[in-house]
Context: one part of a larger RNA
RNA sequence: GACGAACGCUGGCGGCGUGCUUAACACAUGCAAGUCGAACGGAUUGAGGAUUCGUCCAAAUGAAGUUGAGGACAGUGGCGGACGGGUAAGUAACGCGUGAGGAACCUGCCUUUCAGAGGGGGACAACAGUUGGAAACGACUGCUAAUACCGCAUAACGUGCAGAGAUCGCAUGAUCUGUGCACCAAAGAUUUAUCGCUGAAAGAUGGCCUCGCGUCUGAUUAGCUAGUUGGCGGGGUAACGGCCCACCAAGGCGACGAUCAGUAGCCGGACUGAGAGGUUGAACGGCCACAUUGGGACUGAGAUACGGCCCAGACUCCUACGGGAGGCAGCAGUGGGGAAUAUUGGGCAAUGGGCGCAAGCCUGACCCAGCAACGCCGCGUGAAGGAAGAAGGCUUUCGGGUUGUAAACUUCUUUUGUCGAGGAAGAGUAGAAGACUGUACUCGGCGAAUAAGCCACGGCUAACUACGUGCCAGCAGCCGCGGUAAUACGUAGGUGGCAAGCGUUGUCC
Numbered sequence: 001g002a003c004g005a006a007c008g009c010u011g012g013c014g015g016c017g018u019g020c021u022u023a024a025c026a027c028a029u030g031c032a033a034g035u036c037g038a039a040c041g042g043a044u045u046g047a048g049g050a051u052u053c054g055u056c057c058a059a060a061u062g063a064a065g066u067u068g069a070g071g072a073c074a075g076u077g078g079c080g081g082a083c084g085g086g087u088a089a090g091u092a093a094c095g096c097g098u099g100a101g102g103a104a105c106c107u108g109c110c111u112u113u114c115a116g117a118g119g120g121g122g123a124c125a126a127c128a129g130u131u132g133g134a135a136a137c138g139a140c141u142g143c144u145a146a147u148a149c150c151g152c153a154u155a156a157c158g159u160g161c162a163g164a165g166a167u168c169g170c171a172u173g174a175u176c177u178g179u180g181c182a183c184c185a186a187a188g189a190u191u192u193a194u195c196g197c198u199g200a201a202a203g204a205u206g207g208c209c210u211c212g213c214g215u216c217u218g219a220u221u222a223g224c225u226a227g228u229u230g231g232c233g234g235g236g237u238a239a240c241g242g243c244c245c246a247c248c249a250a251g252g253c254g255a256c257g258a259u260c261a262g263u264a265g266c267c268g269g270a271c272u273g274a275g276a277g278g279u280u281g282a283a284c285g286g287c288c289a290c291a292u293u294g295g296g297a298c299u300g301a302g303a304u305a306c307g308g309c310c311c312a313g314a315c316u317c318c319u320a321c322g323g324g325a326g327g328c329a330g331c332a333g334u335g336g337g338g339a340a341u342a343u344u345g346g347g348c349a350a351u352g353g354g355c356g357c358a359a360g361c362c363u364g365a366c367c368c369a370g371c372a373a374c375g376c377c378g379c380g381u382g383a384a385g386g387a388a389g390a391a392g393g394c395u396u397u398c399g400g401g402u403u404g405u406a407a408a409c410u411u412c413u414u415u416u417g418u419c420g421a422g423g424a425a426g427a428g429u430a431g432a433a434g435a436c437u438g439u440a441c442u443c444g445g446c447g448a449a450u451a452a453g454c455c456a457c458g459g460c461u462a463a464c465u466a467c468g469u470g471c472c473a474g475c476a477g478c479c480g481c482g483g484u485a486a487u488a489c490g491u492a493g494g495u496g497g498c499a500a501g502c503g504u505u506g507u508c509c
Base pairs, nucleotide, nucleotide: 001508002507003506005505006504007503008502009501012379013378014377015376016375017374018372019371020337025335026334027333029332030331031330034079035078036077039076040075048057049056050055086290087289095215096214097213098212099211100210101209102208105207106206110203111202112201113200114199115198116197118152120150121149127142128141129140130139131138132137158183159182160181161180162179164177165176166175167174168173188195189194216262217261218260223253224252225251228250229249230248231247233245234244235243265287266286267285268284269280270279271278272277292313293312294311295310296309315326316325317324318323343369345368346367347366351365352363353362354361355360382412383411384410385409392403393402394401395400417446418445419444420443421442422441426436453498454497455496456495457494458479459478460477464493465492466491467490468489474481475480
C1' cells in the first nucleotide's frame, strides 16, 4: 500500500459498487420453462329490456339454415426445456493460454441461390365402457383427427458402385468434367397478406478433433507400461485414432524427472513494486468441469441432459406394509458449521431470451427496491466578528500560566434537516404502456437549528504535566517500562494524528 475481511469503541447524509472465503452439509415453503387453437380431434358457452318472479313490454307464425363474436383445462403434434442462472468438488490434463492444422468433421433456428410439394394407407392418445390399486399409477375392449406415422410416384449439382479424362498438392490424396446402373423427399394453415414443408449448393454462427510451445511442489517417489507401443484386417463414430476387436511383432515412456504422492479449476485480469519480479484468480468477461454419490443410455441439430429417464448406494418423507415419492452448487428462506456474509420484497417499464403471423404469454435472466460504514468517492456537523482574555477545569515558584476567540454575545447563511408546492428523463412509437416513484430535481417557509468520534503522546514516531500505584496492578510491535518523586501502568487536564470513522487482528507485496 491492498482486502469479498472479522473484532472493539463510535456513528449524520448521499452516489456507485460489494456481501457464506467455513459444511460440493441437510433442506420446510413459494417461485425459477414454457409456448403455439394460424398443426389436430374433442369438449364448453352467450344472445333485447323490465319484474312484485305470477309475468309484462319490444321483436317475432314456427322451424331450419347462414353470418359473426368470445374462448379455457386435459390430450395428440411442433418448437424450446443442451440457452440463460449456480458452484469450484474433481481435474497437473491438449483442461486452460497462445499459435497453427483438419486433403479426417458436424451444424436446428438465420441469410442467399436452384429445384420441388403428385397420389394413397393404417394406426394411437384424447373420448366411451369395463376393471385393478390405499396411493403413485395402471390394464382390457371400442371409436377418431392431424404439420403424428407408413408405403408408392417423381429424382439431382445428392449418395453408393463401375470405369474415362484433365488440373493440382508435402503424402495418404484433392478438385473438376462427362457416362452407366442403383437408392432416397415433402404438409399443410389462414383473416388471401403471408407463414410454413422437401431436396441440393453456398454463407454465417456454434461445435468437434489433432499438433508446437507454456502451465505448482516433492527424488526421504527411479524405474513405469500387456491394449501397453506399432502393424495388418475389421467394427464403431459426424470424423481421425487401440476408440474397440481378432491376428502378428516387441515395442513405448524415463535424471531434459517418467511413475508415484501432495496441492490446485485455467485465463483476461487484480494487488504490490521504479522495474525485474512476487502474490493472487472475490466481483466483471472467456473456457473447462460438476449438479445427493456411482453407473448407463434414450430423445434430439445439439446432452450422455441442475429443476428429463433407468439402475444401484446413502439419506428424508408417505403407506392400507403390497408399494410409492424426493434431490436449492437457481432466487429468497431454514437448521447446522463459523470470527463472519443480506429480503421467504416489487416489476416484466427497459435490455435480453423462449414460443407465437400477431395480440400476447412465460422469464428469481435482468431492472429495481430492502438490509450491512463492507469498500471507494463526495458533503455536512456552521460562517464572520468577538478580551471583561468571564466562569469552570487543570496547574503553579501563588505572581501567574493554560484550556482560549474557545465560549457567552452580535451579525449572517441554510449545504443538511423538516414542512408545503411543482415535478422529470429513462418510452423507442401512429397510439398506448414506468416496477423504480411522487424518486431525482426545482421553488418557497422554518430555524444553528438534526449531526464527532477514535487512537496515541519513553525512543523508533508527531504529541507532557499532575495525581494514584509501588517489580503490585499492569503495559509491550522491537528496545524495554513498574521495587515511593513512573513524560512507558491507571485516571485527569493538556497536546498530536486521523476523521464518520478510528484502532486491533489476519493475509499478500
This is a predicted structure of a 509-nucleotide part of an RNA (small-subunit ribosomal RNA, 5' domain) from an uncultured bacterium. RNAcentral holds the full RNA, with entries from ENA and SILVA. Rfam family: Bacterial small subunit ribosomal RNA. Model confidence (mean pLDDT): 81 of 100.